A computed fold for a 74-nucleotide RNA from a Candidatus Woesearchaeota archaeon, annotated as transfer RNA. The source organism's lineage runs through Archaea, Nanobdellati and Candidatus Woesearchaeota. Its mean pLDDT, the model's own confidence on a scale to 100, is 86. It matches the Rfam family "tRNA". About the family: Transfer RNA (tRNA) molecules are approximately 80 nucleotides in length. Its family is annotated with triplet codon-amino acid adaptor activity in the Gene Ontology. The family's RNA type in Rfam is transfer RNA.
């Protein structure tokens, strides 16, 4: 230098092919149970979907460029 796959909530991921409500589970607060604590139940708080442009009436998702991580060829 080619060429795969990957970046979404504090962490681990799911949606993306097929455009239209941003979500799970862990974690954290507060609440309930308990003498009290873990456990279990419940509520909420937390998101420029790496980043920029374009297409659309609308983009996490489609298309260009970028950056960054892992592999694989050289």
């Nucleotide at each position: 230098g080619g060429g795969a796959g990957g970046g979404u909530a504090g962490c681990u991921c799911a949606g993306c092919c097929u455009g239209g409500g941003a979500g799970a589970g862990c974690a954290u607060a507060c609440g309930g149970c308990u003498g009290a604590a873990g456990a279990c139940c419940g509520u909420a708080g937390g998101g420029u979907c790496g980043a920029g442009g374009g297409u659309u009436c609308a983009a996490a998702u489609c298309c260009c460029u970028c950056u960054c991580c892992u592999c694989c060829c050289a």